């Protein structure tokens, strides 16, 4: 610092996601050691038991007991225990430490003044004091109630307990005089006079010393007041009666509506008042480069609380965590009468919870509180325990060791990899264990002597034995480092975010391996970052999400030149403050580090104080260039309101006139003989204004159009002069605001929503027609909304230009109008620079800047729901959340595609010929049956296909029988050569017996060795089993279309373009011109073969002109002919004309056997269809292995109700039938083809000559030609089907062959819809040969004879190229997609209600408590002689207030029968609304 993810790709927008830090965590799964931290985040639920505040005999006053001793009459008594324990009275503390965040949007907290409006025990300093009486009362004793808690009467008694009295002052009250200080109010001091207020004593010989009262000053610590800052929600807009202020009290330490009484009647608030959620604030801590964001847990500062709600007392401080009083819950106790309690103090239970520790230890340290100390108390605190919760730090060994052991895992089987890892050898001992030694922390008490450490036998340190006891978790498809094998097969199952998994899975499991981390690892959860995705730093707004339909203007923002003042803001320097701690920097201390000290820096902030004055604000004066007025001109469909005018459409009258009119794609519905349409005349009556008219004009905007007045609003342009910054924007608010729509009352000619009828159509509640109503028109009131759009708020500046135009004005020329050209304000096209994501825009900016407003911020859900607010309604405005997705979108690419458009091209249609569907036949397919009816091929491009030949083989299928290392391959061992003859059983395969044989090579011989055979065991063989969606190869298809590309270059951010596109041509991306291109490659075409015409060269088996010769090219002879087959020539648009651009080519013609690729073949460009074959071969992976192999009979593939392709033969006279007769090409033959001759009616038989072939043979071509016949008929047409009788192949024709003769003699009289070939030697027609092959050809391949018709021409049908166009399509239209219904499922509105909380409003009620009142009762000190007073306390009584109660709002929040919509879900219905001119844009 950045990646992933929208797309066939590409930019951009955008959003999701992931990599980094962090945690008071949990969870999984692991685990040697120590250090230092840390640990109820949730029920502020509820608590067992125990400790968490006492201390003081140097205030007082009492006072035991057990033990021990001695007496003792055995009952007891003294002494000591001991003035002790121990309660009391009284002092101080308990308001401190500790806990904990419910409350609480507040002066709670932060931070800075402030108190001239205050307190402050104890401490510290200074000053002046403590005289002298009196009265109680608690313990205690004694009775008395009570179950307890605890209370009560009588009685005794001390004080640093209480009460008088003196003294008494710089305390305090009230007058007067003076001064010093303050902005104001006032506040301090000097001073005259009067009032008022105090005290305690212990200890100690003493000396003192501790205490006490009273003031002043410090100090500490607290009250109160102000500025600023502190969350969300405007779907919370109005709050407020002590509010808000004053004036006089009261009440506190103190100010002050804090309270009361009177008075006015005011206070808050859009700069957010009230309301409502939510929250203790803060230093801090996490993150981030920083602004920031997001927290407030350990440490520390404030605050608030303490079972809940209230109250007050005491006290220096409390409205009081371990007091107290009252109320309420709850819980415990009880004799039912009463009583007691308050862990949000440590520890601990229970509970909730994903989840957080021991009912330790000690006061040895640091602190606290009492005491004069000693001491004592202290769960504060130091330390232990537990917890891998978190940070650090150590270890788990070091070195050498290659037969690279074993073993695992992989293999391409060679091997490679854990791997120097391991044994093995040689060292070391940290940690851990055993022994031994063993601190610091200790200051301080005590006359002294001594003597104090929980932690702790801890750290440390030393020894000893021994590698000895110590490694895991997570991941390995991309982001992201990390790869194989096996298992599973869209199933388990993974996933953070794209997405893995449907037989080969680097994505799941499991192994090996690797890779990061490490005493952890990794998931889960939160926060900050990446995220410039809320943009102050630092985003946007024509088309992505986003400029209010438009103005007028209010706050408020922002403002022109000059100068002078001020210093509010700004900018520098100084002073206070910004707690410590933490970050950071330096040095120290624990063996380092984490931690810890010590010091410094930082704290960006606040207040204050000095100074600076450019700029902004403020004041004051001043200009004119902004902005206005003023005077003269000028276009204008700017707007209102009254009139008027023509054409035209409809009615209506009447003439004239007759059969149709209208209407469409084609009709009908509809008017018309009762006279329509047409036409002529006259008349009504509403709307709307042709031409002119334009990219014109005019208005913020919406909008405005015959012509005429009448009333207005704006704007232009010229000249002069005037005011003097008035300005620009605009939240709210106010006006206006198409079209439809409402309400009222007119109007209604045409047009036309609902509506009917007719079409159309599978439907048609559209679209087309023929009607036809609200409505469009006026007149007022509402509605307030549109793609209100330039999808472009507004306002100034400033930045290249060219060509229009509408308005004014100025100019040369001697005038006038023009045309020119300058300026000004408008509209509009191009286009530079610059900007945009691109498209684009470009003085009319979307370019460069200012100022201000509006709006944005992922799709959906949803511009909806609920609330408001406006409306008669319709609605409209303002506005969400639950849930759901990972994309949704611009803009450009390149394909495909369009019932777009241009251009061309194909037997594509058209012209034509001939078929096919109809027949029965063959022959494939389907289906169907079957044991089997092997398997493949399936739109063109499956179907007389694989198959160029299923009666057995074939053959793979089926049923029997059989064989198991196998029919076949390699290796091994043993035998035996191989091989052969013959019998039996069996359906055969097989078995069994059985006869003959001994070969080659080396070598003397033994014995070896190749080869073959038979036997055995083991590796292995076999598999027409699967997968053609793992493959290779081959092969169809587009399509013989003309097209696919690269290289440099150039455009472009890019995908990509360009070149290949344009003008011509052409069969052709063929040429040619042109041009940011310029070559080039694979196709095209040419070279290949054929044929056609010539030449030359050879001449047998071919040929015969001449010469002989014969029945016969038969012989001789020739090699000119024609053949044959090498080998050359021919053609190239070459030549001439016209056209065309001076090209290319095209058209004509000449010559020529052949004319424009002469005809015909092979030739098949990137590429497509996961097209097609594992059953041709080959091959990965799977599976079978006495069977899915492997032999052998038989059977099957040949079934048959039917359907389909593809042929063959016909229906007949252009023919069938009989006679005669003539002319081919290509080809095959030796297991072949087979002459002649014989036999047979024929298939055929016999027969053997010929030939291994330009020589013989198959072979008779057939149509055709001459003649006969048949005469339109199911026939002398046509031959299926039966029969009978033969022939041929082969072991064998029964399933199941093929020919032959004799008889049979079916259906069929040219074929519905549809539908296929073919443009010439073609079609149509005739026959011929080959391959397969024993036999079997309507089928395929090939071969010649005969030999046509038509093509205007390219609208249409189908295909195809190529240029442009729109796309919401890219599996690319056989696309993509939208709404209803039907089913699950989810959240989430309305809902009669129900139930909870909260909170206001009225009324009732009144506990403790305090105050005030007090006719009742009691009452030590004080006055009095005495009655009696004075104070005082109960108890009554009155204000006020807690809980409660009644009754009504408000607001939430649960639920609720039913209901509304939305979402989301591999194969539900029903249509085709979009996207192409999406078929009606």
């Nucleotide at each position: 610092a950045g990646a992933g993810u929208u797309u066939g790709a590409u930019c951009c927008u955008g959003g999701c996601u992931c990599a980094g830090a962090a945690c008071g965590a949990a969870c999984g799964c692991u685990a040697g050691c120590g250090g230092c931290g840390u640990g109820c985040u949730u029920c502020a639920a509820a608590c067992a038991u125990g400790c968490a505040a006492g201390u003081c005999g140097u205030a007082c006053g009492c006072g035991a007991a057990a033990g021990g001793g001695a007496c003792u009459u055995c009952g007891g008594u003294c002494c000591u225990g001991a003035g002790u324990a121990g309660a009391g009275u009284g002092g101080c503390g308990c308001a401190c430490g500790g806990g904990u965040g419910a409350g609480u949007a507040a002066c709670a907290c932060g931070u800075a003044g402030u108190u001239a409006a205050c307190u402050u025990u104890c401490c510290c300093u200074c000053u002046c004091g403590c005289u002298g009486g009196g009265g109680a009362u608690a313990a205690c004793u004694c009775c008395g109630g009570g179950a307890a808690a605890c209370c009560g009467g009588a009685g005794c008694u001390a004080a640093u307990a209480c009460c008088g009295a003196a003294u008494g002052a710089u305390c305090u009250g009230a007058c007067g005089g003076g001064g010093u200080c303050u902005g104001c109010g006032g506040a301090c001091c000097c001073u005259u006079u009067c009032g008022g207020u105090a005290a305690a004593g212990c200890c100690g010989u003493a000396a003192g010393g501790c205490g006490c009262g009273a003031g002043a000053g410090g100090a500490u610590a607290g009250g109160g007041c102000u500025g600023c800052g502190u969350u969300c929600c405007a779907u919370u807009a109005g709050c407020u009666a002590g509010u808000u202020g004053g004036c006089g009290g009261g009440g506190u330490a103190a100010u002050g509506g804090c309270c009361c009484a009177c008075c006015a009647a005011g206070g808050c608030u859009a700069u957010g008042a009230u309301g409502g959620a939510u929250a203790g604030c803060u230093g801090g801590u996490c993150u981030g480069a920083g602004a920031g964001g997001a927290u407030g847990a350990u440490c520390a500062g404030c605050c608030a609380c303490a079972c809940u709600g209230g109250a007050a007392c005491u006290g220096a401080c409390a409205c009081a965590c371990g007091g107290u009083c009252c109320a309420g819950a709850c819980u415990c106790c009880c004799a039912c009468g009463g009583g007691a309690g308050g862990c949000a103090g440590c520890a601990g239970u229970u509970g909730g919870g994903a989840a957080u520790a021991u009912u330790g230890g000690a006061c040895a340290a640091u602190g606290g509180g009492g005491g004069a100390a000693a001491c004592c108390c202290u769960g504060a605190u130091c330390c232990a325990g537990c917890g891998a919760c978190g940070c650090c730090g150590c270890g788990u060994g070091a070195g050498u060791g290659a037969u690279g052991a074993a073993g695992g895992c992989c293999u391409u089987c060679g091997g490679g990899u854990c791997g120097u890892a391991a044994a093995g050898c040689u060292c070391u001992u940290u940690u851990a264990g055993u022994g031994g030694g063993g601190a610091a922390g200790a200051a301080g008490g005590g006359a002294a002597a001594c003597u104090u450490g929980a932690c702790u036998g801890u750290a440390c340190c030393c020894a000893c034995a021994g590698a000895a006891a110590a490694a895991g978790c997570a991941c390995c498809g991309g982001c992201u480092a990390a790869c194989u094998c096996u298992g599973u097969g869209c199933c388990a199952g993974c996933a953070g975010c794209c997405g893995c998994g449907g037989u080969a899975a680097u994505a799941c499991a499991g192994a090996g391996g690797g890779u990061g981390c490490a005493a952890g690892c990794g998931u889960u959860g939160u926060u900050c970052g990446g995220a410039a995705u809320u943009a102050u730093u630092g985003g946007g707004c024509g088309u992505a999400a986003a400029g209010c339909g438009c103005g007028u203007g209010u706050a408020g923002g922002c403002g022109g030149c000059c100068a002078u003042u001020u210093a509010a803001g700004u900018c520098u320097g100084g002073u206070g403050u910004g707690a410590a701690a933490u970050c950071c920097c330096u040095c120290g201390g624990c063996u380092c580090a984490a931690c810890c000290g010590a010091g410094g820096a930082a704290g960006u902030g606040c207040a204050u104080u000095g100074g600076a004055u450019a700029c902004u604000g403020a004041a004051u004066g001043g200009c004119u260039a902004g902005a206005g007025g003023a005077u003269g001109a000028g276009a204008g469909a700017g707007g209102a309101g009254a009139g008027u005018g023509g054409a035209a459409u409809u009615c209506c009258a009447g003439g004239u006139g007759u059969a149709g009119g209208g209407g469409u794609g084609a009709a009908a519905u509809c008017c018309g003989u009762a006279g329509a349409u047409a036409u002529c005349u006259g008349g009504a009556g509403g709307a709307a204004c042709a031409c002119c008219a334009g990219a014109g004009g005019c208005g913020a905007a919406g909008g405005c159009g015959g012509c005429u007045c009448u009333c207005u609003g704006g704007c232009u342009c010229a000249u002069u002069u005037c005011u003097g910054a008035c300005g620009c924007u605009g939240a709210g608010a106010c006006g206006c605001g198409a079209a439809a729509g409402c309400g009222u009352g007119g109007g209604g000619a045409g047009c036309a929503a609902a509506c009917a009828g007719g079409a159309u159509u599978a439907g048609a509640u559209a679209c087309c027609c023929u009607g036809g109503u609200a409505g469009u028109c006026c007149a007022c009131g509402c509605c307030c909304u549109a793609a209100a759009c330039g999808a472009u708020g507004g306002a100034u500046a400033c930045u290249a230009g060219u060509c229009g135009u509408c308005g004014g004005a100025g100019u040369u020329c001697c005038u006038a109008a023009u045309c020119g050209c300058u300026c000004c304000g408008g509209u509009g096209a191009c286009g530079a620079a610059g900007c945009u994501a691109a498209c684009g825009c470009a003085u009319u900016a979307a370019g460069u800047a200012u100022c201000c407003c509006g709006c944005c911020u992922g799709g959906g859900a949803a511009g909806u729901a609920c609330g408001g607010u406006c409306g008669c309604a319709a609605g409209a405005u303002u506005a969400a959340a639950a849930c759901u997705c990972a994309a949704a979108g611009g803009a450009a690419u390149u394909g495909a595609c369009g019932g777009g458009g241009g251009c061309c091209c194909g037997c594509a249609c058209a012209a034509g010929c001939g078929g096919u569907g109809g027949a029965g036949c063959a022959u494939g397919u389907g289906g169907u049956u079957u044991a089997a009816u092997u398997c493949g091929a399936u739109c063109c491009a499956a179907c007389g296909c694989g198959a160029a030949a299923a009666a057995c083989c074939u053959u793979a299928c089926c049923u029997a029988c059989c064989c198991u290392u196998g029919a076949c391959a390699u290796g091994c061992c043993a035998g035996g050569a191989a091989c052969u003859u013959g019998c039996c059983a069996g359906a055969g395969a097989u078995g069994g017996c059985u006869u003959g044989g001994u070969g080659c090579c080396c070598g003397a011989a033994a014995g070896g060795g190749a080869g073959c055979c038979u036997g055995g065991a083991c590796a292995c063989a076999g598999g027409u089993g699967c997968u053609g969606c793992a493959u290779g190869g081959c092969u169809g298809u587009c399509g013989u279309c003309a097209g696919c590309u690269c290289g440099u270059g150039u455009c472009g951010u890019g995908a990509g373009a360009u070149g290949u596109u344009g003008g011509g041509u052409u069969a052709a991306g063929u040429c040619c011109c042109g041009c940011a291109a310029c070559g080039a490659g694979c196709g095209c075409a040419a070279c290949c073969c054929u044929u056609g015409u010539c030449g030359u060269u050879a001449a047998u088996u071919g040929c015969c002109a001449u010469c002989a010769u014969u029945u016969a090219g038969u012989u001789g002879g020739g090699c000119a002919c024609u053949u044959u087959a090498g080998c050359g020539a021919g053609a190239c648009u070459g030549c001439c004309g016209g056209u065309g651009a001076c090209a290319a080519a095209c058209c004509g013609g000449a010559g020529g056997a052949a004319g424009g690729u002469g005809g015909g073949g092979a030739u098949g460009a990137c590429g497509u269809c996961a097209a097609g074959u594992c059953c041709u071969c080959a091959u990965g992976g799977c599976c079978c292995u006495u069977a899915u192999g492997g032999g052998u009979a038989g059977g099957g593939c040949u079934u048959c109700a039917c359907a389909c392709g593809u042929c063959a033969u016909a229906c007949a006279a252009u023919g069938g039938u009989c006679g005669g007769u003539a002319c081919a090409g290509a080809g095959g033959g030796u297991c072949g083809c087979c002459a002649a001759g014989c036999c047979g009616c024929g298939a055929g038989g016999u027969g053997g000559a010929g030939c291994c072939a330009a020589u013989c043979c198959c072979a008779g071509a057939a149509a055709g030609c001459c003649g006969a016949u048949c005469g339109u008929a199911g026939u002398c047409c046509g031959g299926a089907u039966u029969g009978c009788a033969g022939g041929c192949u082969g072991c064998a024709a029964c399933u199941c062959g093929c020919c032959u003769g004799c008889a049979u003699g079916a259906a069929g009289u040219c074929g519905g819809a549809a539908u296929c070939g073919c443009u010439a030697g073609u079609a149509a027609u005739c026959g011929u040969g080959g391959a397969u092959c024993a036999g079997c050809a309507u089928g395929u391949c090939a071969c010649g004879g005969u030999g046509a018709a038509u093509a205007c021409g390219u609208u249409c049908c189908c295909g195809g190229g190529u240029c442009u166009u729109g796309u919401a399509c890219a599996c690319a239209c056989c696309g993509c997609c939208c709404g209803u219904c039907a089913c699950a499922c989810c959240a989430u509105g309305g809902g009669a209600g129900c139930g909870g909380g909260u909170u206001c409003c009225g009324c009732c009620a009144g506990a403790a408590g305090u105050a005030g009142g007090u006719a009742g009762c009691c009452u030590a000190a004080c006055c009095g002689c005495a009655a009696g007073g004075a104070g005082g306390g109960c108890g009554c009584u009155u204000a006020c207030c807690a809980c409660g109660g009644c009754g009504g709002g408000g607001u939430u929040c649960g639920u609720g029968a039913c209901u509304g919509g939305g979402g989301u879900g591999a194969a539900g219905u029903c249509g085709u609304a979009a996207c192409a001119a999406g078929g009606u844009a």
Molecule: small-subunit ribosomal RNA
Organism: metagenome